The part of an RNA shown here (small-subunit ribosomal RNA, central domain) has 348 nucleotides and comes from a metagenome. The RNAcentral record of the full RNA draws on SILVA. Rfam family: Bacterial small subunit ribosomal RNA. Rfam links the family to the GO terms ribosome and structural constituent of ribosome. Its mean pLDDT, the model's own confidence on a scale to 100, is 89.

Context: one part of a larger RNA
RNA sequence: CUGGGUGUAAAGGGCAGGCAGGCGGCCUGAUUAGUGAGGGGUGAAAGCCCGCAGCUUAACUGCGGAAUUGCCUUUCAAACUGUCAGGCUUGAGGACGCAAGGGGUGAGUGGAACUGUUGGUGUAAGGGUGAAAUUUGUAGAUAUCAACAGGAACGUCAGUAGUGAAGGCGACUCACUGGGGCGUCCCUGACGCUGAGCUGCGAAAGCUAGGGGAGCAAACAGGAUUAGAUACCCUGGUAGUCCUAGCUGUAAACGAUGAGCACUAGGUGUUCGCGGAUUAUUCCGUGAGUGCCGUAGCUAAUGCGUUAAGUGCUCCACCUGGGGACUACGGCCGCAAGGCUAAAACUC
Numbered sequence: 001c002u003g004g005g006u007g008u009a010a011a012g013g014g015c016a017g018g019c020a021g022g023c024g025g026c027c028u029g030a031u032u033a034g035u036g037a038g039g040g041g042u043g044a045a046a047g048c049c050c051g052c053a054g055c056u057u058a059a060c061u062g063c064g065g066a067a068u069u070g071c072c073u074u075u076c077a078a079a080c081u082g083u084c085a086g087g088c089u090u091g092a093g094g095a096c097g098c099a100a101g102g103g104g105u106g107a108g109u110g111g112a113a114c115u116g117u118u119g120g121u122g123u124a125a126g127g128g129u130g131a132a133a134u135u136u137g138u139a140g141a142u143a144u145c146a147a148c149a150g151g152a153a154c155g156u157c158a159g160u161a162g163u164g165a166a167g168g169c170g171a172c173u174c175a176c177u178g179g180g181g182c183g184u185c186c187c188u189g190a191c192g193c194u195g196a197g198c199u200g201c202g203a204a205a206g207c208u209a210g211g212g213g214a215g216c217a218a219a220c221a222g223g224a225u226u227a228g229a230u231a232c233c234c235u236g237g238u239a240g241u242c243c244u245a246g247c248u249g250u251a252a253a254c255g256a257u258g259a260g261c262a263c264u265a266g267g268u269g270u271u272c273g274c275g276g277a278u279u280a281u282u283c284c285g286u287g288a289g290u291g292c293c294g295u296a297g298c299u300a301a302u303g304c305g306u307u308a309a310g311u312g313c314u315c316c317a318c319c320u321g322g323g324g325a326c327u328a329c330g331g332c333c334g335c336a337a338g339g340c341u342a343a344a345a346c347u348c
Base pairs, nucleotide, nucleotide: 003320004319005318006317007302008301012316014201015200016199017198021194022193023192025088026087027086028085029084030083031082033081034080035077036076037075038074039073040072041071042070049065050064051063052062053061054060091191092188093187094186095184096183097182098181103177104176105175106174107173108172109171110154114150115149116148117147118146119145120144121143125136126135162169163168206247207246208245209244210243211242215241216240220236221235222234223233258315259314260313261312262311263310266293267292268291269290270289271288272287273286274285275284276283277282297304298303321348322347323346330341331340332339333338
């Protein structure tokens, strides 16, 4: 390389949009590029292979055949692929109606808690721990009441519930706005699927500038513990956490399971629709999600099992013994931190 693979053994890109490319529904006609059949030309000789022959045999040599899987040309076929033309509606999209939702962005509002400030009451403790101490407090703390200020987060509801492509999204109200579902089967008529490169989005931490800073809290300081304690525990505490604009582009970015389509027993919950029965609360059917159990089948086992890890097709990504190495060098990107791409020697 081929082959075989990718939930957990190495291996699914963090997620999407999408150029090129690859692949692509049903019917009719044409064409004959691919495809198939036949003929012709060529495919040097030697060699290889088969048969026979010549040196006493063999090596060696000679003769004949086969092979030369290819290319060119010509005749025919028309199922399939392609191309051209015409048509169709089931794929896809649109229209109309209905319902659901923490989907997104911006603005405004609210209560609980917390901390601080001011004032009142009030007095000796408070706090913290396994026990303590550092620490706060007679300059009046803790507790309690009232007022004010501030920032951050939104308890209960809350649900293997919802929603989003993923990251993610949870107080309330308003404005703007994206997507999906169901029903009708009205319109377009294959307009589709995937997608190297590319582009966008992308938790937390981190970076730049300007704000903000209640609580929490890397670093740091102190108190303990301990043989030591650069920790676990305690008292403090700065970046940060928050906002605006930009950068970074990584995660156990996980369902450790790429996207799409089709097919293949059931049972039982639940969310949102629709259609029927009934009737006074249930039942039946149907669609889209989301769970559990399980048949066939698959699997090394575990388990998966119409939400497949089953059976198939299309396209992309990735793997190929462990370490060295999510490294070096180079390139590209970044303000930096670093990211992406990615070896070898050596060694087992």